This is a predicted structure of a 338-nucleotide RNA (Bacterial RNase P class A).
This record gives sequence, C1' cells and structure tokens, in this order.
RNA sequence: GAAGUGGGUCGGGCAACCGCGCGGAAACGUGAGGAAAGUCCGGGCUCCCAGGGCAAAGAUGUCAGCUAACGGCUGGGCGGGGAAACCCGACGGAAAGUGCCACAGAAAAGAAGACUCCCAAGCGCACGCUUGAGAAAAGCUGAAACGGUGUGGUAAGAGCGCACCAGCAUAUUGGUAACAAUAUGGCUUGGAAAACCCCAUCUGGAGCAAGCACAAAUAGAGAUGCGAUACGGCCUGCCCUCCGUGCAUCUGGGUAGUGCGCGCGUUGAUGUGCCAUGGGCACACACAAGAUAAAUGGUUGCCGAUCACAGAACCCGGCUUAUAGACCCACUUCUUUU
Repeated sequence: GAAGUGGGUCGGGCAACCGCGCGGAAACGUGAGGAAAGUCCGGGCUCCCAGGGCAAAGAUGUCAGCUAACGGCUGGGCGGGGAAACCCGACGGAAAGUGCCACAGAAAAGAAGACUCCCAAGCGCACGCUUGAGAAAAGCUGAAACGGUGUGGUAAGAGCGCACCAGCAUAUUGGUAACAAUAUGGCUUGGAAAACCCCAUCUGGAGCAAGCACAAAUAGAGAUGCGAUACGGCCUGCCCUCCGUGCAUCUGGGUAGUGCGCGCGUUGAUGUGCCAUGGGCACACACAAGAUAAAUGGUUGCCGAUCACAGAACCCGGCUUAUAGACCCACUUCUUUU
C1' cells in the first nucleotide's frame, strides 16, 4: 500500500428571530431515536377467573453460566464453510410404534431380493438349455443400494477368518457437563422427525381504548314522605285493609366531562473502586418529553456540504428489519521498501 474479518462511536454544527407542548405567579427552564419501527419473544403493571390436578393446545430442544425473566446473551462442545482473521447451525429420539422414500431400477429396508452376471454338474456341443450353489467382482437405475480397503479361504463366494479404517456397545482416564482419548468386544444398525408421533422443560385469559376515582344528564332500581280514595289487582257484588300506577326528597346509577394511571425507576444518558466473558456489588452524582386530535417546527446568516433511515403515546430487557456518510480500535493474508 491492497484485499478482508471482528468490534465500537457519531449520524449535520453554531448563532439570531418568530411559533408550539409541558412546568412556573413571572423571569425562565425543558422538549424524540439508534432504531421511537415490526409487535416477534420475555417481564413489570391492571382487570377477569374461589383453590388444586389431569387432558388438550402451543412453544422450546448440545452443555455450563448470566439474568427479574426469556425462544436473549457470554463461554465451551460437536458438525459445516473459509488459505486465514473469522463465520454459520430448529444441534433430543429413526434400536417405542405407524406411515413415507416420486421417476428409474432386480431390489428403497424385511436381516429382503437377483435383470445382466459368476461357479459347478448334466445335456446339446453353435455364442444355448436344465439343475444346484452364490451375491464377491463387473454392468444397469437412482439423491440414496444392506460397512470400506486388502489378504486368506472356496468350485465360485459371503465378517466366513484376519489386519487397518468408519460406526456401535461396554469399561477406564480427563472434564462441573456436553464431550474427548485409550482399551476390549461381537462384527454392523439406510434416509427423513421442517411426516404423525415419543421424551423432557415451560405456558391461565385479556390488554393503558388495561383499569381506578369524581360526576351534569337519561333509562331502570331502592327507601321515606305526601296526595288521591280515580283506575287496576282479590273472580258474584259491595265495604275495609294491603299492593301497583302519581308527585316530592334522598340513596343509588353511571353517560358527557374532569382527574388519576403518566414519568423516581427491575432508572443510568455517568463517575470511581472491586470481581469481571456476559454481568454483578459498593459509594457518589444526575432527574433528562408526557401530549389527547395530539407540541418537538419555521425563517435568515456562516461553515461542512445539499444532509441517510426515520417521529414518542404505559414502561423496561432482548431479537429482527431500515439506515447516505464520517471516524476509531483490534486482527488476518498478500505485496513493496529499509
């Protein structure tokens, strides 16, 4: 110098004037983000359901730790990619069971099967036929063909025997564990669980338009009083009592409206110390939008340069997605110079 990998910071600046929300008597103070987004996970908070269990349904699925919690993060293991820095992985079970593996092919999983083939015997003797034995080699199909290579063995063959390799089981050692290494054993078990399913763990539902309070009005409700004995109720009629219909007051109800929820909290935009991978602990410091038709804007000047993605609505921890450009740190490979 070139190419690349991982991590982090910022994301127009300054000034003047005008305007808006919130706080304040005023002066004045303060006023969007790294994602405020998607609403995909986890939690706080609120209301509903007396309590407990099972089932269903859904989610998650290597190990250890962190955390309020998580499907998140950190580190480790295993597998895959890259020359490397480094990156990626729904990564339990196919030997519980059921089903599936198109087309092709003899055969797609039953310790099965034999189209070509291979070997022996017999017949024919012309490359053919029959019987028996076989599945190793060679051929054919397929994404995938019932451990691989070699050697012995045999009529030809087969883990039939042996050596090495892969896999499986058991033991020992190391490790908290996942797992790794070594030894021994009988020789061997296709793929797919993002098919059903099985196993383990977790999950009650709805969401701030949640919900709570105050409370004009309306409907219906309750209590007391008043008035009328007018109507209805009692079943033949009449009288009395009682009940309902009326009016007033009070209770209650809950709509408009208003207030709270709503900004001091699982706070940290931050400083020191300790442990430190995430993160935790202690002390100090700080208080940084809170609207409800919804403020956070406009104009001018100068500078960089024509300004990316984008706008809070209960809050917090994550994940994911969008993002012009600028800068910083660490590392890898190659090249050049000294």

Overview
It was read from a public genome assembly, where an Rfam model found it.